[in-house]
């Protein structure tokens, strides 16, 4: 640091998603050990048991229990006695219990951070210093008596103690008044002092150790303040103690803290109040950082402690383990009443994906008491559970090829798991047994010594040295050593791409993977197993949750023409930001000091555990905020001046600017009246409509609205919106020139105002044309559209609302700055003229082109989208939606404003190729046209569906299947069907055995077959044993077979577009890139053929040419072929001799190139005409078939992969079917006649076959055809007579002398066999049919038509196919139209490419969500009623020890109870707000397989679309 993913591909925008890192985790699979750590994230739910706060006898009365002693009794190990010792339940006093501990409800808050402040405060224990502790006294816990109660509990008497309580003194302190001085400062004022007044203290006692005052230290605490601190404006106003003052009150302490008067304040858009949510930092994670997210554990602080209120003690609390109420819940009750509070540390339940021992010990560190000793201490230290995290170790290590066996895989050759094990040589960590065995311990106290101090003292006694003795929960733990043994210790997730890692197997859009893309329909590297392999490792993987990657909220560091995103304009408050130059000041802003920023943590150095996580000790670091000391360039500010930014002023011309009032013609319609007659009108065609009651056309005159042709112009004006006859008035801006003027008055602008097309809405005119709804006519399957005829709101005018548009240049206002060229409108200046023109130049405004820059391209370019400067508004995937709710504005419509669930991996800009268009342009084919023949209607014939059937094998289905595969199904073929047999096999190779091969032959059977007998011995070598080769039986077994499946797994061949002109490379060049360019363009051609020009230059596969074949010659050679001329023979015939002349045969050759003239034409290619010539512009034909496209046909020709079968899907027969027949359809034949049919006679071919053959003459049959067999291996004989043609007669338009279907009888001939089911004769019957609807096919010349020949397959079977020749036409103006194509170009929301894409209603199913009569919870406000407990205030008739009067009784000070008032928790009523959930039935959206109807978009989408 990237990456995948929108597309045929490209570039961009732009969302998901993925790779990293962390956790208090939790789930799966798995599991040797050690060491550090942290372990309810949820129900602040509810808790059984245990334990977490006590201590002091050196305060105190005192003995419950215990232990010594002692005494006394006996039953000698008890039971009494004695406070006499150690102690010590309960009680009174002290101190503590406000620490530690947990938990995060509530808190948006001076809670919390940070920095100050107290001149507005306290602080117990402690430390330091000084000073004093003097007399008295009166109750009360407990104890005892007496009771109430079930129990907590609790009442009455009597008695006692104190360091407990209370008086008096004392009074240098303190507090409060007055009266002074000194001195300092922060505004109030603070410190120190003098004098006079009133109040105020103490405990014992031998020391110790304690009490009081007073100062001051330290610590904790308490308060203000300044600045930071989450989301909401679909919360905009909020506040009566609420803001301030006065004065009394409270508190340790200022204040509305309280409470009475007076004032009319406070806070807010720099977001007041509401509403959610949430403990807040050091810190943690993450990140390059800036930020983001987070606040477990450790620490530091607040708040709370069943839930609500309240005080009391106290230094200190409104106190977790304290007290009073009230409420909810749990227990216990004798029913009367009373007890509680694990959010202490285990522990239970319950929630939940999920969090552990109802252990040990005060040994240490720490705390409360205590003089200590000691006592308390679930704080702590330790240990237990759980791989929850980190860190460490181990699960051996060398050697070892035959590459073992096994497993997988295979091309069978081998590869791989692999030096990996086996074996052999070694080591011993850890674990297991066994023995040793630490550090953590320092002390304190008693005694012993030494020494000091105090005494009279060598006593006690206090301080101090030093020696001893004692204390471990962990724990016999860490660590050592020792034995023995490789032994007892590897999973786990992925291997399509991202992303390291491949292969068989099985499945077959099923099972099922999936983080995003996607995979899975029979050959899945993606499923699921098995082998292999990659990563991590006692762990590894999956959820989630965050922060990266995301510059994807863009301070660093983004956008806004077309991808989301510039407000519909402008004025303008408040904010932002703003020229030149002087001086001053220090808020900003630089720079130094100082003081904070706790420790822990991060980070640098060092040390300790073997080591490393961890732990320890130094040290930097710290963004900030306070304080103080300087600088004065910018900002800001104050004071002063400038004039260039802004503005006035004068003096010009331009303009549909805006408003009112007036005028005007043209034209539409309506009316009146002439003329005038039968139609008009309107469409692609028509009707509807109007017209004989006079339309339409015309001429004339009237009326009424409405909008102003021509000029007119990418020409003015105007902020947009939008303005367009004239005059006329009234007003607004902007531009030009020249000078004076004010002197920063400027920009920009949230809100707030104002304007704002059409349409629309309210009142009142007004209404000629058009024209929504509506009406009719027509298109149409349908037309609630396009079209047509009508026709109402509306358009028009006043005067209100509305407030929005693709309100677009899709570009927010404003300033400055960056090459040009050319138009245009104002308005000026120079030159020149006489004067216009022109030329040249300035400022404003308005166009195009265009460099540089820039942009994803596309395009913008001085009118920026360039480069910058200031300000505003908006934008963060697609839908859902600009839509729900809320709320404002409006008479309505509706507008602004504005979410979420849920869903999809996109959606979109722009530009590329290609395809496509009912877009365009130029061409081309028998593509139309113009012709001549058919087809489609009969009858056959074949082929096909369909049906049938045991079977009716199989493949071909649009052109490009259907006389096609099949150049021939009676058996055979044959693949199908019924039976009948076989099973190493009808055919290959290999092993063993026996026979040569082979002929003949008996039964039985339909054959296949089974089974007899008989002949019979061959060829190569030879060492004569024999063994080889080739055949044939016979055994096993490995394999044969398969026309069985898959042509969408293939090779191979083949069709088609299309014999169309086209399909590509290389280098260059251009473009960010798919990609262009070459190939386009001007012309030509059949043709990417040539030619010009060109950022292109060559090139290669087509194209054309070479090749066959035919046209014409010439030569060469003449037998089978020929006969001109010479001879012989015939009736006749090259039949014979000859000849080489010709025809012909077949070999070399020759010729045709626009090569000659003539025109056009760019001195080109080309192209029109001519002449020559057999033949002319590719002469004819043929072969030949570029890149490619149809998953286009074949697995049934051949080959082949995979699958399947394997006593059958293989072979073998024998019979049957492929030949079926109500139908439909292709391809054909023969017809329907007279251009014809029959009869008779006669003339002219070419190509081709022939020995398992072709078969002549003769002979016999009416004929098919037999008989007999000459010739011929073939230019030789034969098939073999060619037919239309032509010559004489006949028929005479008729279902016939057309026409031959179909059926009867007799026959050939092929064959083993002609029943199914062969062809042909022959006699005899004589069927549809009289030119064939809608449609359709084929041909442009030796061509169509028409005639007959041959051949191939074949035993026999031809109307079919392949070829052959004879006879021979019409007609083509043309390129509008249909159909195919080609090239150039447009548009595109296609790219499986228009058989594409794609919209909504409607039908079902699911999902979220809004509306909804209401139901039913939270939660909160106002106003009320009742008021616990308590504080304070007041009362105090009932109580009444201390003091003080009194000889007592008593009174009086002071005080309790108790009762009144304010407050006030809970509750209760009324009435709002606001948020959940549920609610018949509704509303609209999303998602779903191949539903339904139509066809809106997108091409001109068939009526351009769009708001």
């Nucleotide at each position: 640091a990237g990456a995948g993913u929108u597309u045929g591909a490209u570039c961009c925008u732009g969302g998901c998603u993925c790779a990293g890192g962390a956790u208090g985790a939790a789930c799966g699979c798995u599991a040797g050990c050690g060491g550090c750590a942290g372990g309810c994230u949820u129900a602040a739910c509810a808790c059984a048991u245990g334990c977490a706060a006590g201590u002091c006898g050196a305060g105190g009365g005192g003995u419950a229990a215990c232990a010594u002693u002692g005494u006394a009794g006996c039953u000698u190990g008890c039971u009494a006695c004695a406070g006499a010792u150690g102690a010590c339940g309960a009680c009174c006093g002290g101190c503590g219990c406000a620490c530690g501990g947990g938990u995060g409800c509530g808190u948006a808050a001076c809670g919390c951070g940070u920095a100050u402040a107290c001149a507005a405060u306290c602080u117990a224990c402690c430390u330091u210093u000084u000073g004093c502790u003097g007399a008295g006294g009166g109750a009360u816990a407990g104890c005892c008596c007496a009771g109430a109660g079930a129990a907590a509990u609790u009442u009455g008497g009597a008695u006692u103690a104190a360091g407990a309580c209370c008086u008096c003194a004392u009074g240098g302190u303190a507090u409060u008044a007055u009266u002074g001085a000194u001195u300092g400062g922060c505004a109030u004022c603070g410190a120190u002092u003098a004098a006079u007044a009133a109040u105020u203290a103490a405990a014992g006692g031998u020391u110790a150790c304690g009490g009081c005052a007073a100062a001051a230290g330290a610590u904790g605490a308490g308060u203000a303040u300044g600045c930071g601190u989450c989301c909401u404006a679909u919360u905009a106003g909020c506040u009566a103690g609420a803001u301030g003052g006065u004065a009394a009150g409270g508190u340790a302490a200022a204040g509305g803290c309280c409470u009475a008067c007076c004032a009319a304040g406070g806070c807010u858009a720099c977001g007041a109040u509401g509403g959610u949510u949430a403990g807040c930092u050091g810190g943690u994670c993450u990140g390059a950082g800036a930020g983001g997210a987070u606040g477990a554990c450790c620490a530091g602080u607040c708040a709370c402690a069943c839930u609500g209120g309240a005080a009391c003690u106290g230094a200190g609390a409104c106190a977790c383990g304290g007290u009073c109420c009230a409420g909810a819940c749990u227990c216990c009750u004798a029913c009367g009443g009373g007890a509680g509070g694990c959010a202490g540390c285990a522990g239970u339940g319950a929630g939940g994906a999920a969090u552990c021992u109802u252990g040990c010990g005060c040994a240490a560190u720490g705390g409360g008491g205590g003089a200590a000793a000691c006592c308390c201490u679930g704080a702590c230290g330790c240990a237990g559970c759980a791989a929850c995290g980190c860190c460490g170790c181990g699960u051996g290590a060398g050697u070892g090829a035959u590459g073992a066996a096994g497993g997988c895989u295979c091309u069978u050759g081998g590869g791989u798991c692999g030096u990996a094990a086996a074996g052999c040589u070694c080591u011993g960590u850890c674990a297991a047994u066994a023995g040793g065995g630490a550090a953590g311990a320092a002390a304190u106290u008693a005694c012993g010594u030494g020494g000091g101090a105090u005494u009279a003292a060598u006593a006690u006694c206090c301080c101090u040295u030093u020696a001893c003795c004692u204390u471990g929960a962990c724990g016999g733990u860490a660590c050592c050593c020792a034995u023995g043994a490789a032994g007892g210790a590897a999973g786990c997730a992925c291997c399509g791409g991202c992303u390291a890692a491949c292969u068989c197997c099985g499945u077959g859009c099923c099972a099922g993977c999936a983080g995003c893309c996607g995979c899975g329909g029979u050959a899945a590297u993606a499923c699921g197993g098995g082998g292999g392999g990659u990563g991590c490792a006692a762990g590894c993987g999956u959820u989630a949750u965050u922060c990266g990657g995301a510059a994807u909220c863009a301070u660093u560091g983004g956008g806004c023409g077309u991808a989301a995103a510039g407000g519909g304009c402008a004025c303008g408050c408040a904010g932002g930001c703003g020229g030149c130059c002087u001086g001053g000041u220090a808020a900003g802003u630089c720079a130094g000091a100082u003081g904070u920023g706790a420790a822990a943590g991060c980070c640098c150095g060092g040390g300790g555990c073997u080591u490393a996580a961890c732990c320890c000790c130094g040290g930097a670091a710290g963004g900030g905020c306070a304080u103080u000391u300087g600088a004065a360039a910018c900002u800001a500010u104050c004071a002063g001046g400038c004039u260039u930014g802004a503005g006035u002023a004068u003096g010009g011309g331009a303009g549909a600017g805006g408003g009112a009032a007036g005028u005007g013609g043209a034209a539409u319609u309506c009316c009146u009246g002439g003329u005038g007659u039968a139609g008009a009108g309107g469409u692609g065609a028509a009707a509807u409509u109007c017209g004989u009651a006079g339309a339409u056309a015309u001429c004339a005159g009237g009326a009424g609205g409405a909008a102003c042709a021509c000029c007119g112009g990418u020409g003015g004006c105007g902020a947009a919106g939008g303005c367009g006859a004239c005059u006329u008035c009234c007003u607004g801006g902007a531009c030009c020139a020249a000078u004076a003027c004010u002197g920063a008055c400027g920009c920009u602008g949230a809100g707030g105002u104002g304007c704002g097309a059409a349409g629309g809405c309210g009142u009142g005119g007004g209404g000629a044309g058009c024209a929504a709804a509506c009406a009719g006519g027509a298109u149409u399957a349908g037309a609630u559209a396009c079209c047509c005829u009508g026709g109402u709101a509306g358009u028009c005018c006043a005067c209100g609302c509305a407030g929005u548009a693709a309100a677009c240049g899709u570009u927010g206002u404003u300033c400055a700055c960056u090459a040009g060229g050319u138009g245009u409108a104002g308005c000026g200046g120079g030159u020149a003229u006489u004067g216009a023109c022109c030329c040249c130049u300035g400022c404003u405004g308005u166009g195009c082109c265009g460099g540089a820059g820039u942009u994803a391209a596309c395009g913008c370019a001085u009118u920026a989208a360039g480069u910058g400067a200031a300000c505003c508004g908006c934008c963060u995937g697609g839908g859902g939606a600009g839509u729900a709710c809320g709320a404002u504005c409006g008479c309505a419509a509706g507008a602004u404003u504005a979410a979420a669930a849920c869903u999809c991996a996109a959606a979109g800009g722009a530009a590329u190729u290609g395809a496509c268009g009912g877009g365009g342009g130029c061409c081309c084919g028998c593509a139309c046209a113009a012709g001549c023949g058919g087809u489609g209607g009969a009858g056959c014939a074949u082929g096909u569906g369909g049906u049938u059937u045991a079977a009716u094998u199989c493949g071909a289905c649009g052109c490009a299947a259907c006389g096609c595969g099949a150049a021939g199904a009676a058996c055979c073929u044959u693949a199908c069907c019924u039976g009948g047999a076989u099973u190493u096999g009808a055919c290959a190779u290999c092993u063993c055995g026996g026979g040569a091969a082979u002929c003949c032959u008996a039964u039985c059977g339909a054959a296949a077959g089974a089974c007899u007998g008989g002949a019979g011995u061959g060829c190569c070598c030879u060492u004569c044993g024999g063994g080889g080769a080739g055949c044939c039986c016979g055994a096993a077994g490995a394999c044969a077979g398969g026309u069985g499946c898959u042509g969408c797994a293939u090779g191979g061949c083949u069709g088609u577009c299309g014999u169309c002109a086209g399909c590509u490379c290389g280098u260059g060049u251009c473009g960010u890139g798919a990609g262009a360019u070459g190939u386009u363009g001007g012309g030509u051609u059949a043709a990417g053929u040539c030619c010009c020009g060109c950022a292109a230059c060559g090139a290669g596969c087509g194209c054309a040419a070479c090749c066959c074949c035919u046209a014409u010659c010439u030569u060469u050679a003449g037998u089978u072929g020929c006969c001109a001329g010479c001879a012989c023979a015939u009736u006749a015939u090259g039949g014979u001799g000859g000849g080489a002349a010709c025809u012909c045969u077949a070999g070399a050759g020759a010729u045709a190139c626009u090569g000659c003239c003539c025109c056009g034409g760019u001195u080109a290619a080309c192209g029109g005409g001519g002449a020559g010539g057999a033949a002319g512009g590719u002469g004819g034909g043929g072969a030949u078939g570029a890149c490619g496209u149809c998953a286009a046909g074949u697995c049934c020709u051949c080959a082949u992969g995979g699958c399947c079968u394997u006593u059958a899907u293989g072979u073998c027969c024998a019979g049957g079917g492929c030949u079926a027949c109500a139908c439909a359809c292709g391809u054909g034949c023969u017809a329907c006649a007279a251009u014809g049919g029959g009869c008779u006679g006669u003339a002219c071919a070419a190509a081709g076959g022939u020995u398992c053959g072709c078969g002549a003459c003769c002979c016999c049959g009416c004929g098919a055809g037999g008989g007999u067999g000459a010739g011929c291996c073939a230019a030789u004989c034969c098939c073999a007579u060619a037919a239309a043609g032509u010559a004489u007669g006949c028929c005479c338009c008729a279902g016939u002398u057309c026409g031959g279907a179909u059926u009867g009888g007799a026959g050939u001939c092929u064959g083993c066999a002609a029943c199914u089911c062969g062809a042909c004769u022959c006699c005899a019957u004589g069927a549809a049919g009289c030119u064939g609807g809608a449609a359709u096919c084929g041909c442009u010349a030796g061509u169509a038509a028409u005639c007959g020949c041959g051949g191939a397959u074949c035993a026999g079977c031809a109307u079919g196919c392949c070829g052959c020749g004879g006879u021979g036409a019409a007609u083509a103006c043309g390129u509008u139209c249909c159909c195919g194509g080609g090239c150039c170009u447009u548009g595109u929301a296609c790219a499986c490419a228009c058989c594409g894409c794609c919209c909504g209603u409607c039908a079902c199913a699911c999902c979220a969500u809004g509306a909804g009569a209401g139901u039913u919870g939270g939660c909160u406000g106002u106003a009320c009623c009742a008021g616990a407990a308590g504080u304070u205030g007041u009362u105090g008739g009932g109580c009444a020890a201390a003091c003080u009067c009194a000889u007592u009784a008593g009174a009086g000070a002071g005080g309790c109870a108790g009762g009144c008032a304010c407050c006030u928790a809970u509750g209760g009523u009324a009435u709002g707000a606001u948020u959940g959930a549920u609610g018949a039935u509704u509303g609209g959206g999303g998602u779903g397989a191949a539903g339904u109807c139509g066809u809106a978009a997108c091409a001109a989408g068939g009526u351009a679309a769009c708001c």
A computed fold for a 1507-nucleotide RNA from an uncultured prokaryote, annotated as small-subunit ribosomal RNA. Rfam family: Bacterial small subunit ribosomal RNA. Gene Ontology terms of the family: ribosome and structural constituent of ribosome.